The prediction has a mean pLDDT of 84. This is a predicted structure of a 1464-nucleotide RNA (small-subunit ribosomal RNA) from an uncultured prokaryote. The sequence is in RNAcentral, with records from ENA. Rfam family: Bacterial small subunit ribosomal RNA. Its family is annotated with structural constituent of ribosome and ribosome in the Gene Ontology.
RNA sequence: AGAGUUUGAUCCUGGCUCAGAUUGAACGCUGGCGGCAUGGUUAAAACAUGCAAGUCGAACGAUUAAAGCACCUUCGGGUGUGUAUAAAGUGGCGAAAGGGCGAGGAAUACAUUCCUACGUACCCCAAGGUCGGGGAUAGCCCGGGGAAACCCGGUGUAAUACUCGAUGCGGUCCCGACUUCGGUCGGGAUCAAAGGCUUUCGCUCGGGGAGCGGGGAACAUCCUAUCAGGUUGUUGGUGAGGUAAUGGCUCACCAAGCCAUAGACGGGUAGCGGGUGUGAGAGCAUGACCCGCCGCAUCGGGACUGAGACACUGCCCGGACUCCUACGGGAGGCUGCAGUAACGAAUAUUCCGCAAUGCGCGAAAGCGUGACGGAGCAAUGCCGCGUGCAGGAUGAAGCCCUUCGGGGUGUAAACUGCUGUCAGGGGCUACCAACAAAUGAGCAGACCCAAAGGAAGGGCCGGCUAACUUCGUGCCAGCAGCCGCGGUAAUACGAAGGGCCCGAGCGUUAAUCGGAAUCACUGGGCUUAAAGCGUACGCAGGCGGACUUGCAGGCAUCUUGUGAAAUCCCUCGGCUCAACCGAGGAACUGCUUGGUGAACCGCGUGUCUUGAGGCAAGUAGGGGCUGUCGGAACGCUAGGUGGAGUGGUGAAAUGCGUUGAUAUCUAGCGGAACGCCAAAGGAGAAAUCAGGCAGCUGGGCUUGUCUGACGCUGAGGUACGAAAGCGUGGGUAGCGAACGGGAUUAGAUCCCCGGGUAGUCCACGCCGUAAACGAUGUGCACUAGAUCGAGGGGGGGGUUGCCCCUCAGUGUCGCAGCUAACGCGUUAAGUUCUCCGCCUGGGGAGUACGCCGGCAACGGUAAAACUCAAAGGAAUUGACGGGGACCCGCACAAGCGGUGGAGCAUGUGGUUUAAUUCGAUGCAACGCGAAGAACCUUACCUGCCCUUGACAUUCGGAACUUUCCAGAGAUAGAUUGGUGCCUUCGGGAACCGAGAUACAGGUGCUGCAUGGCUGUCGUCAGCUCGUGUCGUGAGAUGUUGGGUUAAGUCCCGCAACGAGCGCAACCCUUGUCCUUAGUUGCCAGCACGUAAUGGUGGGAACUCUAAGGAGACUGCCGGUGACAAACCGGAGGAAGGUGGGGACGACGUCAAGUCAUCAUGGCCCUUAUGGGCAGGGCUACACACGUGCUACAAUGGCGAAUACAGAGGGUUGCCAACCAGCAAUGGUGCGCUAUCCCUUAAAGCUAGUCGUAGUCCGGAUUGGAGUCUGCAACUCGACUCCAUGAAGUCGGAAUCGCUAGUAAUCGCGAAUCAGAAUGUCGCGGUGAAUACGUUCCCGGGUCUUGUACACACCGCCCGUCACACCAUGGAAGUAGAUUGCACCAGAAGUAGGUAGCUUAACCUUCGGGAGGGCGCUUACCACGGUGUGGUUUAUGACUGGGGUGAAGUCGUAACAAGGUAACC
Repeated sequence: AGAGUUUGAUCCUGGCUCAGAUUGAACGCUGGCGGCAUGGUUAAAACAUGCAAGUCGAACGAUUAAAGCACCUUCGGGUGUGUAUAAAGUGGCGAAAGGGCGAGGAAUACAUUCCUACGUACCCCAAGGUCGGGGAUAGCCCGGGGAAACCCGGUGUAAUACUCGAUGCGGUCCCGACUUCGGUCGGGAUCAAAGGCUUUCGCUCGGGGAGCGGGGAACAUCCUAUCAGGUUGUUGGUGAGGUAAUGGCUCACCAAGCCAUAGACGGGUAGCGGGUGUGAGAGCAUGACCCGCCGCAUCGGGACUGAGACACUGCCCGGACUCCUACGGGAGGCUGCAGUAACGAAUAUUCCGCAAUGCGCGAAAGCGUGACGGAGCAAUGCCGCGUGCAGGAUGAAGCCCUUCGGGGUGUAAACUGCUGUCAGGGGCUACCAACAAAUGAGCAGACCCAAAGGAAGGGCCGGCUAACUUCGUGCCAGCAGCCGCGGUAAUACGAAGGGCCCGAGCGUUAAUCGGAAUCACUGGGCUUAAAGCGUACGCAGGCGGACUUGCAGGCAUCUUGUGAAAUCCCUCGGCUCAACCGAGGAACUGCUUGGUGAACCGCGUGUCUUGAGGCAAGUAGGGGCUGUCGGAACGCUAGGUGGAGUGGUGAAAUGCGUUGAUAUCUAGCGGAACGCCAAAGGAGAAAUCAGGCAGCUGGGCUUGUCUGACGCUGAGGUACGAAAGCGUGGGUAGCGAACGGGAUUAGAUCCCCGGGUAGUCCACGCCGUAAACGAUGUGCACUAGAUCGAGGGGGGGGUUGCCCCUCAGUGUCGCAGCUAACGCGUUAAGUUCUCCGCCUGGGGAGUACGCCGGCAACGGUAAAACUCAAAGGAAUUGACGGGGACCCGCACAAGCGGUGGAGCAUGUGGUUUAAUUCGAUGCAACGCGAAGAACCUUACCUGCCCUUGACAUUCGGAACUUUCCAGAGAUAGAUUGGUGCCUUCGGGAACCGAGAUACAGGUGCUGCAUGGCUGUCGUCAGCUCGUGUCGUGAGAUGUUGGGUUAAGUCCCGCAACGAGCGCAACCCUUGUCCUUAGUUGCCAGCACGUAAUGGUGGGAACUCUAAGGAGACUGCCGGUGACAAACCGGAGGAAGGUGGGGACGACGUCAAGUCAUCAUGGCCCUUAUGGGCAGGGCUACACACGUGCUACAAUGGCGAAUACAGAGGGUUGCCAACCAGCAAUGGUGCGCUAUCCCUUAAAGCUAGUCGUAGUCCGGAUUGGAGUCUGCAACUCGACUCCAUGAAGUCGGAAUCGCUAGUAAUCGCGAAUCAGAAUGUCGCGGUGAAUACGUUCCCGGGUCUUGUACACACCGCCCGUCACACCAUGGAAGUAGAUUGCACCAGAAGUAGGUAGCUUAACCUUCGGGAGGGCGCUUACCACGGUGUGGUUUAUGACUGGGGUGAAGUCGUAACAAGGUAACC
């Protein structure tokens, strides 16, 4: 410090997630030792038991027992003493500290800084005093009541208890005098005391101090405005009361204030701080342990005592709860330490000790102390240590992997040597003990002994993120922090081996900060990603021009005090180190005191004119309002003409029309809107504004002049605010929601058509919203230009159809700059400033609830639960479009012939079957693999056999053969003959046999694990690269553009320049000629010969054969074109613009096809899924489709006669001639590589017949008889003959091929093959028609455009309905919590009053009085109660929408012009 995740890829925006640190933690697995810390976060719910506050006999009376001592003694003992002791009491001090907890409390709190109208026991300092009296009372004793707690009465008693008097240094109050106003002096009244004990402690009066406390002020301190008004002792005053003291603290009277958008009041939540965690910091979160403060003590109220409390282990009262009870009454308060039960994910011992530190009391010894010091439990945290160290390769065994060679675990182990931390055993006394001594609850160092012995786990290994293999599993089981893994080869699940990271721990969960600049002060944004209010005016607020001068609030600097300690940081030191602890320093960024400065902000003073405004003179304009007038169009009414349609649409229909429409003419009426001008134009704040004229009226601009900062923005607020809508009253020609009609359609509640009501119009009043948009808030300033069209002014020049300068406005392009990009660019989205508004992932949702507004419709404000990992912006490359432009192709069109109908052949689907083996399935499967299934083939089925096997590797051997027998055969049994072939002499080939734990074999699965091969787009013209350049980038450029071509073919241009794979050419064939060669081919000329024939001699001319050349290149001419490329025409030529045909198939696409050609990974079978054999099947047959053949006839059929090919094949072959047969064919057999044979080519031509008929067409089907091949034609061959003679008379929708030697038509050959083509592949013969053209259909190419598609339109995607689940709103109500108001009520207590009762101290005239107490009563008030409201929580039949959910229903709304542009 960043990373993963939206996309095909990119940049950006933006959320989610991760890596880090931390914790009072918990859970899972594991666990050796020690040190130091920490340990009920939940029920401020309830508590058994023990302990947690006592002490003083030197304040007091009385009492108790023991030692010692003294005395006495009846010898039992008694008395006294006793620095001793025990229980209780009076009295003093303490108990208000210490300890616990955080419920309440949002300010009576806390923090910081100030202030003072106050108090102060114990402590310190200085000074004075401490005299004389009095009456009680507890304990104790006696009596009584009660279950108890406890209470009552009586006798009697002490004090440092209580009380009276004296004194008064002094205090307080009153009065007087003086004063330098600070005080000083004098007088009066009033106010003290306590003694004990033997040398000190007390007491008292005031004064001072320290420490502690009370009170006040300022500032700061969470969320909520869906809480906007609150308040009546309220705010202030005067007086009084009260208090230690100020004060509405309380009361009486007076005034009507006070608080609040800088958030009062209300609601929710919360102890606050030092600090702690994190962070670079600023911050954010937090407030365990330790320290300070506050609050509380079962809940609520109250006072008493006291220096101090309204008091945790005090009192009184009320409530709830628990306990005791004799039922009459009583007792209690662990939020002290332990502990219990409960709750909970979860938190310890009913321990030891006052030895240390401290506190209380005491003169002290001392006593008390669950404060504290320690121990125990817990890996809860931090820190330290150990579980050995060194050597040791046959790299052991085991395990894992493997390409079977090996590799890994791994110096790891074994083994050898060494050491002894910790634990263990023994033993001794360092530290905690200070202070001369004494004192140790607990802890424990040094030292000795033994043995490697007692001591390692957890998580992870797809990326982020360090670490990889095998097996199992097969979208199952499971994993998962995010992205995501798993559907048969999972580094992601589970296991194993190995590895990585930590280590007595490791992981998980929860939580906080960080990363997150993701609330942005430091440090973000708002055209399109979320985000500028629809527009203006304007109160508060914020900000504000130039110069001068003063002040010092801000600011700066120095300074004063404070900012507790601890913590953090630095340095040093102490425990062996560390954690931990100690000391010193720094820091605590804050507040505060005083001084100084005067630039800036601020506050004053005096000026200025440029901001702003006034006035004057001009000026443009659909700026606004009112009135009035106008013409065109339209509709209606009346009349005329006229006579059948009109109207409307893609096409129609509804509609209108013979009762006369439409059309046309005339006249009249009506309402709405204003053509041309008109524009990129003008005006206005925006919304918006358009016929003419008149009236009223706002603003702008220009030029002058005046005032002198008067300004800008603007939360709330106010006004205006399209359309639609609402109210009342008018108006209504046209248009036209709703509605009904006609069409369209699968449907059509749409689009289209014919009607038509609200509305649209006017007046008045509401509504207050729009994609109210420049998706761009307002204002000022600054920062290159160019220009158009111009619209409104001013100035200047001039040659007057012109030019220049300038102001305000409105457009286009563009530099710098900015921007994610697109783009913006003096009209900023640039550079600064000012103020306001707004945003913080998508959905839920601009919704619910509440409130405000509205007549309503609805508007404004505005959430949460839940859910997703994205949603989004801009740009890129593709793909796509019922987008555009250009171009091509038998793509259409123009033609010719077919298919689809029939019969048959063949393939497929389906069905059937024991099996009908398998594959191929839109184009690009279907006469396809199959160039040929009777057996074989054959993979399928049935049955019968074999199990190292039919085949390979090794070893041995002869192989082979005759005959018989069983069997369907494979096979089995018996039997006869037989010792080979090649050889480099090593051996080898074929065949047979044997053997194994190895292996063979598989047309078994996976073409979605693969190689190879192939199809297709497509013989379409494309596909890329290097360097350079442009772009943040994906990418672009090149390859686009202008021409041209069959072509990315070529030319020109150009930030590109070149190159590669494709195109073309090179190759084969065909068309012409030449050369060479001349048999088997040829025969012109010469010769011979035949019935005839190149038959023969000969020839080498021709044809031909087969080798090599030539030829064609837009080369030449003319025109067009850009002086190009090229095109058009022409000449010559056998051939002309690639001459015709073929081979040749770029980058890639389709997970296209093939595991059954072959090869191959993995999986599967192994007496079978392998191998052999026989028979069957692949040939089935209600049906459907594809491809063909033959036809339907006269351009024909039939019979007869007759002519002309090419290319192939042939010795297991082709077979002449001859003979037999009607024929298929048979017999015999010549010849045979340009020689012989297949081999008569057929259509054609010639003449004849048939005469439009299911025929002399057509030939299916069936019967009979045969031929051939073959071991074998039954299932299941081909052919022949005789007989039979079906459908079919040119084929619906639809659809195919073909552009020239082509289609059509005619025959011939070959491969396969024993036999078996209508198929396939070739060959030649005859031989057309048509193409205007590119609008349309299909496919393709280039450019461009849109896109929400990228699995790429066979895409994406919306809504209802149905089902399941989830959270939520409404709801008659129901139940709780809290609170306001009104009233009732009134315990204890305090204060006031007081008729009753009562009373030791003092006074007394002895009667009584003063004073007190009880009682009663008044005021205040807790609990409680009644009524009525508010807020809030839970729940609720039913109901509303929302969200989520592999394969439900209906449609197709959006994305392309999404098929009616979309949206508000």